[in-house]
RNA sequence: GGGCCCGUGGUGAAAUGGGAUCAUAUCUCCAUGGCAUGGAGGAGUUAGGGGUUCGACUCCCCUCGGGUCCA
Numbered sequence: 001g002g003g004c005c006c007g008u009g010g011u012g013a014a015a016u017g018g019g020a021u022c023a024u025a026u027c028u029c030c031a032u033g034g035c036a037u038g039g040a041g042g043a044g045u046u047a048g049g050g051g052u053u054c055g056a057c058u059c060c061c062c063u064c065g066g067g068u069c070c071a
Base pairs, nucleotide, nucleotide: 001070002069003068004067005066006065007064010024011023012022013021018054026042027041028040029039030038031037047063048062049061050060051059
C1' cells in the first nucleotide's frame, strides 16, 4: 500500500428495511434481625458524517478504530 471481516447500554450478544431487545452488571423498593438469595421497578445503547428510501442497526459512500490475509 491492497483485499476481506467487524464496530449495538458498563460488559457479552440478538434484531427479513417498519414498536431497538436479551443476559449480566448498576440504582431504588419489598421479603430477612442482618448477609447471601429471591421478587418488583427504573436509568442507561446502534463508532462519526453524508446519501438512497414514506421509513435505515440493516442498503450505498467517506472518515475513524479493531482483527485477519497478501505484498
The RNA shown here (transfer RNA) has 71 nucleotides and comes from an Elusimicrobiota bacterium. The prediction has a mean pLDDT of 83. Rfam family: tRNA. By type it is a transfer RNA. The sequence was found in a public genome assembly.